[in-house]
This record gives sequence, C1' cells and structure tokens, in this order.
RNA sequence: AUCCCGAAAGGGCAAAAUCGUCGAAAGGCGAUGACGCAAAGCCGCGGGUCUAAAACCUGAAGGGGUCAUGACUGCCAGGCUGCAGAA
Repeated sequence: AUCCCGAAAGGGCAAAAUCGUCGAAAGGCGAUGACGCAAAGCCGCGGGUCUAAAACCUGAAGGGGUCAUGACUGCCAGGCUGCAGAA
C1' cells in the first nucleotide's frame, strides 16, 4: 500500500398488528408501529414458495380438481450499486 473482517459515530430501512385503499386471491400502496436487518437498496435471470380470476375437467346442484399469464428481493442464489472503516 492492497485485500478480508467489521467496533464506534452519523444515519438508513421497517416485521407483526391496526386503519384506509387497489386486487378474485396471493399480495401491493399509504398512515401508525418496530420484529428485526450491514445491503431488509435495485433487478423477477435461476431455484423455491403462495394464490387460482380466466381456461379446462368433473358433479344434478352446492361444489371439487388441475394450471400462472398473477405474487413474494424481509425465501435462497445470482447480477448491479452504496455511507463509515477502530482493533
């Protein structure tokens, strides 16, 4: 000097729940809230999980079954970007 790790400081995000709203639902958005998170910032490319409107099958009917083109980045992995840097 560089690399790895990440204490401290300044900060950041925001789980569940409640209220409102969009949606068939999963879930999203906003407010309150704070379980936690060093990428809990962004990207749905890979895996995984959730939902099943439409479609198809079935049933006399009520209904049932299959399936993302829907959803989850706070499920894992991958890619891109980022504040600080003690021991």